[in-house]
RNA sequence: CACUCUCUAUUGCUGAAUCUCCCACGUGGAGAGCGGGGGACCCACCACUUGGGGCUAAGCGCCUUGCGGCGCAGGGUCGCACUUCGACCCCAGCCCGUCAGCUAACCUCGCAAGCCGUUGAAGUGCGAAUGG
Numbered sequence: 001c002a003c004u005c006u007c008u009a010u011u012g013c014u015g016a017a018u019c020u021c022c023c024a025c026g027u028g029g030a031g032a033g034c035g036g037g038g039g040a041c042c043c044a045c046c047a048c049u050u051g052g053g054g055c056u057a058a059g060c061g062c063c064u065u066g067c068g069g070c071g072c073a074g075g076g077u078c079g080c081a082c083u084u085c086g087a088c089c090c091c092a093g094c095c096c097g098u099c100a101g102c103u104a105a106c107c108u109c110g111c112a113a114g115c116c117g118u119u120g121a122a123g124u125g126c127g128a129a130u131g132g
Base pairs, nucleotide, nucleotide: 011117012115013114014113018032019031020030021029022028033111034110035109036108037107038106043101051099052096053095054094055093059072060071061070062069063068074090075089076088077087078086080125081124082123083122084121085120
C1' cells in the first nucleotide's frame, strides 16, 4: 500500500407488511393507513384434463441426456425527485383445489420474512443551512 474477515458506529435496503388505542396481557381485540382476493348490468371470451387459477419483478423463447446456460422482457441499488447514460445485482418461492374474465354495491384476507445496499455522471428542479 492492497485484499479478505469480524466487531462497532453512522446511515440505510428488499417488501403491502407501518402507526395508534383498549384489555382479561393471550395463538387477544379495534381503528387508521398500505396491499391482495372474490363479486352485477354493460363489455369481453368460445375457452373448460393438454385442467384451470392466484400472490410475486420472478414471464417468454432457444440450447442441453441432464445439471445447467444464453437471449429478450421484467425488477432492485448507486443516501431528495424526474429524465438520460453508466456500473453492479435479482429473475426464488408459495398458495387455491375442478373453481373464479372485467366488475358498482357488497363480502373477505394480509401487515411477514430477510439483509448490508453503503454519495457513479450529466441536465432540470425541490428543499435546507449560512450570510446580507